[in-house]
RNA sequence: UCCUUAUAAAGAGUCGGGGGAGGAAACUGGUCUUACGAUCCCGCAGCAACCUCUUGUCAGUAAGAAGGUGCUCAAUCCAGCAGGCAUGAUCUGAAAGAUAAGGA
Numbered sequence: 001u002c003c004u005u006a007u008a009a010a011g012a013g014u015c016g017g018g019g020g021a022g023g024a025a026a027c028u029g030g031u032c033u034u035a036c037g038a039u040c041c042c043g044c045a046g047c048a049a050c051c052u053c054u055u056g057u058c059a060g061u062a063a064g065a066a067g068g069u070g071c072u073c074a075a076u077c078c079a080g081c082a083g084g085c086a087u088g089a090u091c092u093g094a095a096a097g098a099u100a101a102g103g104a
Stems, first nucleotide, its partner, number of pairs: 001104007013044001015043004022033003027080004045072003050068002052065005076096001081093004085088001
């Protein structure tokens, strides 16, 4: 980098240090966020439970732990493509992206 499978309207920072302009994956439109210092980096804290571990169970599975990841504005912020009707941050699906596990 690619492939497969699974998941996503839940949850978690009014913290300390650095830094100083945009940020919300990319493009377009909308919307939100940011000098009351964001995004980002380091530390600390926290959330969750995919892999992992422990215990019970014939099993399906349940409870617990937190070692490997991940995450801590918003529905993956919403839409874009296809379809439906109630015509709207509408519903269903796809695409793309994200995360985990496995594989090439």
Molecule: SAM riboswitch aptamer (S box leader)
Organism: Halobacillus sp. BBL2006